[in-house]
RNA sequence: GCGUCUAUAGCUCAGUGGUAGAGCGGCGGUCUGGUAAACCGCAGGCCCAGGGUUCAAAUCCCUGUAGGCGCU
Numbered sequence: 001g002c003g004u005c006u007a008u009a010g011c012u013c014a015g016u017g018g019u020a021g022a023g024c025g026g027c028g029g030u031c032u033g034g035u036a037a038a039c040c041g042c043a044g045g046c047c048c049a050g051g052g053u054u055c056a057a058a059u060c061c062c063u064g065u066a067g068g069c070g071c072u
Base pairs, nucleotide, nucleotide: 001071002070003069004068005067006066007065010024011023012022013021018055026042027041028040029039030038048064049063050062051061052060
């Protein structure tokens, strides 16, 4: 330099055009003599950045940034 994949909650990941979700973690509660476990609930992300397409974009297109892999 070229190709390709990835970027979404504190962490690991889902979500293939129509309200952003799960597990773990955090907080509160129930239970317990007390803790743990179990169960119930709550908070937490304007989806890497900018632009475009569309009535509507995390999702499609373009550019960039960061990272992984391959090739030279």
Notes:
The prediction has a mean pLDDT of 84. The RNA shown here (transfer RNA) has 72 nucleotides and comes from a Candidatus Woesearchaeota archaeon. It matches the Rfam family "tRNA". Its family is annotated with triplet codon-amino acid adaptor activity in the Gene Ontology. Rfam classes the family as a transfer RNA.